The part of an RNA shown here (small-subunit ribosomal RNA, 5' domain) has 475 nucleotides and comes from an uncultured Pseudomonadota bacterium. Rfam family: Bacterial small subunit ribosomal RNA. Rfam links the family to the GO terms structural constituent of ribosome and ribosome.

[in-house]
Context: one part of a larger RNA
RNA sequence: GAGCGAACGCUGGCGGCAGGCUUAACACAUGCAAGUCGAGCGGGCGUAGCAAUACGUCAGCGGCAGACGGGUGAGUAACGCGUGGGAACAUACCUUUUGGUUCGGAACAACACAGGGAAACUUGUGCUAAUACCGGAUAAGCCCUUACGGGGAAAGAUUUAUCGCCGAAAGAUUGGCCCGCGUCUGAUUAGCUAGUUGGUGAGGUAACGGCUCACCAAGGCGACGAUCGGUAGCCGGCCUGAGAGGGCGGACGGCCACACUGGGACUGAGACACGGCCCAGACUCCUACGGGAGGCAGCAGUGGGGAAUAUUGGACAAUGGGCGCAAGCCUGAUCCAGCCAUGCCGCGUGGGUGAUGAAGGCCCUAGGGUUGUAAAGCCCUUUCGGCGGGGAAGAUAAUGACGGUACCCGCAGAAGAAGCCCCGGCUAACUUCGUGCCAGCAGCCGCGGUAAUACGAAGGGGGCUAGCGUUGCUC
Numbered sequence: 001g002a003g004c005g006a007a008c009g010c011u012g013g014c015g016g017c018a019g020g021c022u023u024a025a026c027a028c029a030u031g032c033a034a035g036u037c038g039a040g041c042g043g044g045c046g047u048a049g050c051a052a053u054a055c056g057u058c059a060g061c062g063g064c065a066g067a068c069g070g071g072u073g074a075g076u077a078a079c080g081c082g083u084g085g086g087a088a089c090a091u092a093c094c095u096u097u098u099g100g101u102u103c104g105g106a107a108c109a110a111c112a113c114a115g116g117g118a119a120a121c122u123u124g125u126g127c128u129a130a131u132a133c134c135g136g137a138u139a140a141g142c143c144c145u146u147a148c149g150g151g152g153a154a155a156g157a158u159u160u161a162u163c164g165c166c167g168a169a170a171g172a173u174u175g176g177c178c179c180g181c182g183u184c185u186g187a188u189u190a191g192c193u194a195g196u197u198g199g200u201g202a203g204g205u206a207a208c209g210g211c212u213c214a215c216c217a218a219g220g221c222g223a224c225g226a227u228c229g230g231u232a233g234c235c236g237g238c239c240u241g242a243g244a245g246g247g248c249g250g251a252c253g254g255c256c257a258c259a260c261u262g263g264g265a266c267u268g269a270g271a272c273a274c275g276g277c278c279c280a281g282a283c284u285c286c287u288a289c290g291g292g293a294g295g296c297a298g299c300a301g302u303g304g305g306g307a308a309u310a311u312u313g314g315a316c317a318a319u320g321g322g323c324g325c326a327a328g329c330c331u332g333a334u335c336c337a338g339c340c341a342u343g344c345c346g347c348g349u350g351g352g353u354g355a356u357g358a359a360g361g362c363c364c365u366a367g368g369g370u371u372g373u374a375a376a377g378c379c380c381u382u383u384c385g386g387c388g389g390g391g392a393a394g395a396u397a398a399u400g401a402c403g404g405u406a407c408c409c410g411c412a413g414a415a416g417a418a419g420c421c422c423c424g425g426c427u428a429a430c431u432u433c434g435u436g437c438c439a440g441c442a443g444c445c446g447c448g449g450u451a452a453u454a455c456g457a458a459g460g461g462g463g464c465u466a467g468c469g470u471u472g473c474u475c
Base pairs, nucleotide, nucleotide: 001475002474003473004472006471007470008469009468010467013347014346015345016344017343018342019340020339021305026303027302028301030300031299032298035064036063037062040061041060043058044057045056046055047054048053071258072257073256080183081182082181083180084179085178086177089175090174094171095170096169097168098167099166100165101164102136103135104134105133111126112125113124114123115122116121142151143150144149156163157162184230185229186228191221192220193219196218197217198216199215200214201213202212203211233255234254235253236252237248238247239246240245260281261280262279263278264277283294284293285292286291311337313336314335315334319333320331321330322329323328350380351379352378353377360371361370362369363368384416386411387410388409389408390407394402419464420463421462422461423460424445425444426443430459431458432457433456434455440447441446
């Protein structure tokens, strides 16, 4: 000098854009953040109707979604990440192609009845539907095979135009796995290793593989730093620098890991699953003491910690996501608004004229000098802000949270809008008074003990400016 997710002190007019718990991955009151489908199914309730039935609504069975989106950085020095390759894989929804969509059966919720419990919830008996479950048939292709043969599928709905369902092949997308190279620090860590290293066989997986197991062999790694300890999410990038390099990884984007702590599987195309389940633990809450409930590192918000970091806001209008034929519903993703000079950028706080160089202040050699065209006065303008009126684009025929916002027109009136630091040298800017090694200053050198340009105040001056200084950190 440049930079910052900054903080602190003094000060503070407006707007645009961005950013905002770096500390306790500390604990959390409350609300919301993942639902949807009646064009899969039966029923309860309500309304209308004599009824058939129609409409609405509710829980249940069932389907899809809840593995995305959102958060955090604890752990991890690792094929985790980056980059470049690889073969033994999977892929719901989507696209293309092709072949099918046949016949039956038995249940379980809801519901009814009877119980248990303070509650959470739960038991028994009975009835019932389906795109829920099971069996038979069929098999182009598929799977297994000793190549003979064997195995295995489907679901219907409706407003009659469609939406579906099953098998197979291909694609697209996404993901799993393996490898080369790269990836902080300590040798005051020198040896490490028993599923350890390899083989055979088997099991397991979507898939290769000690992934697991039985047996066999005795290997494997290491000063080119193994092992152990410390620290840390990695990258695109960001800051600095002429570059080489050094430092950093907040916002945005990609990947990874985690979801009170530890462990486990279930379901599923996909999880070992933030707002699912089970077990154990700590903590909190309810209890009729028998037993139960919970997990903000989602958005707000609270306590705590801290130098320090925001609203318990609006809307699904847009973009995107889930479900649905659709209408639509849901969406704290998102889009907006609120708060904060936290940063960057822009604008304003007026312009011209005005000398008897007014008054006042300060200095003085008492002549004067300076503040200073500065002020007043006169002429003018009206950005921003204020008031009144009009009023968007963003949306496509309709639908706008933002928002009566941006923007435009008019009105009034210089009117509402300047501070902070410094002035001994480095370093731009000097005098007077006060103080008297005191009080104090200070980044370094150093100032202050009676004339201090260095302390405090004033006048004057210099610098930057809605900021200016200080502190911390990086180059």

The coordinates come from a structure-prediction model, not an experiment, and the mean pLDDT is 89.